Predicted 3D model of RNase P RNA and transfer RNA as a complex of 467 nucleotides. Model confidence (mean pLDDT): 78 of 100. Rfam match: Bacterial RNase P class A. From the family's description: Ribonuclease P (RNase P) is a ubiquitous endoribonuclease, found in archaea, bacteria and eukarya as well as chloroplasts and mitochondria.

RNA sequence: GCGGAUGGCUGGAUGGCUGCGGCAGUAAUGUCGAGGAAAGUCCGGACUCCGAAAAGCACGGUGCCGGGUAACGCCCGGCGGGGGUAACCCUAGGGAAAGCGCCACAGAGAACAGACUACCUGCCCCUCGGGACAGGAAAAGGUGAAACGGUGGGGUAAGAGCCCACCGCGCGGGUGGCAACACCAGCGGCAUGGCAAGCCCCACCGGGAGCAAUGCCAAAUAGGGACCACGCGCGGUGGUGAUCCUUUCGGGGAUAUCAGCCGCAGGCAGGCUUGAGGCCGAGUGGUCCGGGUUGGCAGCUAGAGGGCGUCUGGUAACAGGCGCUCCAGAUGAAUGGUCAUCCAUCCGCCCUGGCGGAGGACAGAAUCCGGCUUACAGGCCGUCCGCGCAU
RNA sequence: GGGGCCAUAGCUCAGCUGGUAGAGCGCUACAAUGGCAUUGUAGAGGCCGCCGGUUCGACUCCGGCUGGCUCCACCA
Numbered sequence: 001g002c003g004g005a006u007g008g009c010u011g012g013a014u015g016g017c018u019g020c021g022g023c024a025g026u027a028a029u030g031u032c033g034a035g036g037a038a039a040g041u042c043c044g045g046a047c048u049c050c051g052a053a054a055a056g057c058a059c060g061g062u063g064c065c066g067g068g069u070a071a072c073g074c075c076c077g078g079c080g081g082g083g084g085u086a087a088c089c090c091u092a093g094g095g096a097a098a099g100c101g102c103c104a105c106a107g108a109g110a111a112c113a114g115a116c117u118a119c120c121u122g123c124c125c126c127u128c129g130g131g132a133c134a135g136g137a138a139a140a141g142g143u144g145a146a147a148c149g150g151u152g153g154g155g156u157a158a159g160a161g162c163c164c165a166c167c168g169c170g171c172g173g174g175u176g177g178c179a180a181c182a183c184c185a186g187c188g189g190c191a192u193g194g195c196a197a198g199c200c201c202c203a204c205c206g207g208g209a210g211c212a213a214u215g216c217c218a219a220a221u222a223g224g225g226a227c228c229a230c231g232c233g234c235g236g237u238g239g240u241g242a243u244c245c246u247u248u249c250g251g252g253g254a255u256a257u258c259a260g261c262c263g264c265a266g267g268c269a270g271g272c273u274u275g276a277g278g279c280c281g282a283g284u285g286g287u288c289c290g291g292g293u294u295g296g297c298a299g300c301u302a303g304a305g306g307g308c309g310u311c312u313g314g315u316a317a318c319a320g321g322c323g324c325u326c327c328a329g330a331u332g333a334a335u336g337g338u339c340a341u342c343c344a345u346c347c348g349c350c351c352u353g354g355c356g357g358a359g360g361a362c363a364g365a366a367u368c369c370g371g372c373u374u375a376c377a378g379g380c381c382g383u384c385c386g387c388g389c390a391u
Numbered sequence: 392g393g394g395g396c397c398a399u400a401g402c403u404c405a406g407c408u409g410g411u412a413g414a415g416c417g418c419u420a421c422a423a424u425g426g427c428a429u430u431g432u433a434g435a436g437g438c439c440g441c442c443g444g445u446u447c448g449a450c451u452c453c454g455g456c457u458g459g460c461u462c463c464a465c466c467a
Base pairs, nucleotide, nucleotide: 001387002386003385004384005383006382007381008380009379010378012342013341014340015339016338017337018336020033021032022031023030024029035362039373040372042371043370044369045368046367047210048209049208050207059206060205061204062203063202064078065077066076067075068074079093080091081090082089083088094201095200099199100198101195102194103193116141117140119136120135121134122133124131125130149167150166151165152164153163154162168190169188170187171186173184174183175182176181214298215297216296217295224289225288226287227286228285229284230283233264234263235262236261237260238258239257240256242255243254244253245252246251270280271279272278291466292465293464305326306325307324308323309322310321311320312319313318343360345358346357347356348355349354350353392463393462394461395460396459397458398457401416402415403414404413410447418434419433420432421431422430440456441455442454443453444452
C1' cells in the first nucleotide's frame, strides 16, 4: 500500500423566542419531559386475579459439557463437526442394536438388497467373429442424494476382509480433564445406511389468564329474560323391619337400610309427595340474550434501576464494596415550531479555498424489567490476519 | 395495549404422517345455430405472500419478515 476478519461508540451541537404534558407554588415562576431499537410480541420474569393448585396424565417447550442469572430458547468459557492460507466464521449438536414409518424418479438392485453391460470356467453351435446353455464371482462400467467399509498390496480361472498394512467402525481397558471429550496401546475381519426442524424414547422445564389484569367511587338503565350447577360423605343416636344365626318362644345378636335427630365437613337453605324412584321454590354462582355508560381514583412508575469513576474475586459472562450523579407518567394520549451560528453530507459556480443553495437514517413511550430478532443515512475509535514493497 | 387465525390459478376453496399441485366458476379456440345463450371437445393460466434453515428433495417441517381478518372496556 492492497485485500480481509472482528469488537464497540455515536445517532446532529449551542443559544434566543414561542408553545404542549407532569409536579411544586395563591401567583409570578421554577423544575422534569422518548429510544438504541420505545418496534415485532418471539422467549423469560416481576406484579395482579382465578384456583385446593401439592402431585400426576394430556399437551407444549428445551436438548454436547461446565458456569452466570430472579429466570430464559439469553450470555460466557470449553468440547465435537464443517468452512477458510489465516485472522475468524457457522453449528436445534441427546437417542436410528426400544419400536413404527418414509427413502419419489432413475436404476438389475433402496435395507435380512441385487446382477443390465462387462469378467472367468465348462460345454455346444458356427460364416472364426460371435452366439446359446450351466456354473462361479461381485472387482470394473452404468443409475442415484445414498449401492451393505475405504486406499494400496498379496492372492485367484476370474474375484471377494479371502489374507496383510494403514485409515474408518465396534468392544472392553489405561492416562489426562469437574465434564463434554482427547490421547495411548490392545482385541474384533466388519456385525445393525439416511431421516427424530416424521411419530416416538430419554432427561429437564411449564397450572390458566393478562394492567382493556385487578380494586374502589360516581352516573345512567327494563335491577329484565333463557339455560346450567349447588354434590358426595364420615361419626353418634334413634327407628324400620328384609335376610341370617340363636332361643328357656319373652327375646337376644349380626348384616343391611333411612329426603328422622345431633355433631363434623360444606357457600345459604325451606317445602311437597311417596310405591325409598323423587319433585318444587328461594338464594348464590356461571354462560348467553337484552339494557345503560364512554366519567374519575388507585394499580403507575425509585426499580432484580440506570450512568460515571474506583477497588476486590473470576479467563469471561458476572458478582460484591465505596463515592458521585440521574429519575416522562400522558390516556382521542404531551415531548413541538421557528430564527441564528456551527458540524457531517450533497449540488452548482468561480477555481484549488472561497461563494451560493439544498439538507439530517430508522423510528417514536402506554404496567415495569432481562434478552432475542428485525429496521437504521452518515460518522468515529480500536484489535487482529494474509499478500506485496522498502528498511 | 393484549390475544387468536389466515395468505395456493382472475375469483371461491381443496390438497400437506415431505416426492414435479387440483376442483367449481371464469378465460381462449373449435364444433353445434341464420345469430346469441345453453351444450360438447380441447387448451391456456401458479416461483403455493417474501427471505433463510433442516432434508437427497419443502406448498407441507422450523425460524424471521410483510399484508389481511377477528376478539377482548365498564355498570346493574